[in-house]
RNA sequence: ACGGCCGAGAGGCGCUGCAACGGGCCUCAAGCCCGCCACGCUCGGCCCCUGAUGGAAACAAGGGCGCCUCCUGACG
Numbered sequence: 001a002c003g004g005c006c007g008a009g010a011g012g013c014g015c016u017g018c019a020a021c022g023g024g025c026c027u028c029a030a031g032c033c034c035g036c037c038a039c040g041c042u043c044g045g046c047c048c049c050u051g052a053u054g055g056a057a058a059c060a061a062g063g064g065c066g067c068c069u070c071c072u073g074a075c076g
Base pairs, nucleotide, nucleotide: 003047004046005045006044007043008042009041010069011068012067013066014065015064018040021035022034023033024032025031039062
């Protein structure tokens, strides 16, 4: 690093819906239809695995459209 697990990123409601997933059509496939769907992202810890031998320290930035609550600051 990949993969997995846990946690965090203030909290909700409504709408649309790509991917993934499930179902159907199709001999199969491609494709189409239906369903579901706006934490699928990032950060931290751990497991797995591997490398190095050089210390220690620090915590964010984002997430379609609309609305609401909460928190902090400024202005009126």